[in-house]
RNA sequence: GCGGGUGUAGCUCAGUGGCUAGAGCAUCUGCUUGCCAUGCAGAAGGUCGUGAGUUCGAAUCUCAUCACCCGCUCCA
Numbered sequence: 001g002c003g004g005g006u007g008u009a010g011c012u013c014a015g016u017g018g019c020u021a022g023a024g025c026a027u028c029u030g031c032u033u034g035c036c037a038u039g040c041a042g043a044a045g046g047u048c049g050u051g052a053g054u055u056c057g058a059a060u061c062u063c064a065u066c067a068c069c070c071g072c073u074c075c076a
Stems, first nucleotide, its partner, number of pairs: 001072007010025004018056001027043005049065005
C1' cells in the first nucleotide's frame, strides 16, 4: 500500500429501516440478616466510533474518515 472483519451502557453482547435502543454482569439504593455473602425489588448509566448522504423515517442502507484485529504485497 491492497483486501476483509469489528466498533451499541463501566465490561460481554443482542437489536439489520418503523413508537421513547435492550439483556446479563458490574455500580448505587431499599428489603432480607446480629454482620457479610446469597436472594428479592428498584434506580442510575447511551451524542449506537466520527462526519456526510439516501429516505416520510437510519444503530440498521450508501460514501468518506478514525481506532483495533486478521490476511496479502512491497521495502529494509

Predicted 3D model of a 76-nucleotide RNA (transfer RNA) from a Bacteroidota bacterium. Its mean pLDDT, the model's own confidence on a scale to 100, is 81. It was read from a public genome assembly. Lineage of the source: Bacteria > Pseudomonadati > Bacteroidota. It matches the Rfam family "tRNA". By type it is a transfer RNA. From the family's description: Transfer RNA (tRNA) molecules are approximately 80 nucleotides in length.